[in-house]
This is a predicted structure of a 73-nucleotide RNA (transfer RNA) from a Tepidisphaeraceae bacterium. NCBI's taxonomy places the organism under Bacteria, Pseudomonadati, Planctomycetota, Phycisphaerae, Tepidisphaeraceae. Its Rfam family is "tRNA". Rfam links the family to the GO term triplet codon-amino acid adaptor activity. From the family's description: Transfer RNA (tRNA) molecules are approximately 80 nucleotides in length.
RNA sequence: GGGAGCGUAGCUCAGCGGUAGAGCGCGGGGCUCAUAACCCCGGGGUCGUUGGUUCGAGUCCAGCCGUCUCCCA
Numbered sequence: 001g002g003g004a005g006c007g008u009a010g011c012u013c014a015g016c017g018g019u020a021g022a023g024c025g026c027g028g029g030g031c032u033c034a035u036a037a038c039c040c041c042g043g044g045g046u047c048g049u050u051g052g053u054u055c056g057a058g059u060c061c062a063g064c065c066g067u068c069u070c071c072c073a
Base pairs, nucleotide, nucleotide: 001072002071003070004069005068006066007065010024011023012022013021018055026042027041028040029039030038048064049063050062051061052060
């Protein structure tokens, strides 16, 4: 330099074009003499970015970006 992929919560990742979720973590409570484990509850997201398509986009299309991954040279 060329090609493919990935980008969604603090982390790891789901998510047929029709209300954005789980696990872990975090906060509160319960249990315990206490801690861990376990149980209950809760907050947290401009879905990388800018446009396009559509009644409607995390999802489809295009450009751009990246201390990201892989392949080729």
Its mean pLDDT, the model's own confidence on a scale to 100, is 83. RNAcentral holds the sequence, with entries from ENA.